[in-house]
Molecule: Bacterial small signal recognition particle RNA
Organism: Candidatus Criblamydia sequanensis CRIB-18
RNA sequence: ACCGGGGACCUCAUGAGAUAGGGCAGUCCGAACCAGGUCAGGACAGGAAUGUAGCAGCCUUAAGGAUGUCGUCUUAUGUCUUGAGAUAAUCUCCGGUAUU
Numbered sequence: 001a002c003c004g005g006g007g008a009c010c011u012c013a014u015g016a017g018a019u020a021g022g023g024c025a026g027u028c029c030g031a032a033c034c035a036g037g038u039c040a041g042g043a044c045a046g047g048a049a050u051g052u053a054g055c056a057g058c059c060u061u062a063a064g065g066a067u068g069u070c071g072u073c074u075u076a077u078g079u080c081u082u083g084a085g086a087u088a089a090u091c092u093c094c095g096g097u098a099u100u
Base pairs, nucleotide, nucleotide: 001097002096003095004094005093006092007091008090010085011084012083013082015080016079018077019076020075021074022073023072024071026067027066028065029064035060036059037058038057043052044051045050
């Protein structure tokens, strides 16, 4: 230098997993009155028992807000495993031939 072969690289499929973004679940906050429950005090009705409506307070929550605990869904980009395909070029390994 040439020839042959293997592998990496390339494509598809299968399975697994990592990172990041978005949504949801979950959790917390959250109503002077126009949410609910319980309604002190007081008010009204009644001879009385008691009843009625119901403010504050308390509890549960709505709209909304925060978080989202790696729970769940989805998107994107990489990685690994196995199989099939392709193999022009590049890299690497093996073998052979020729020359120095």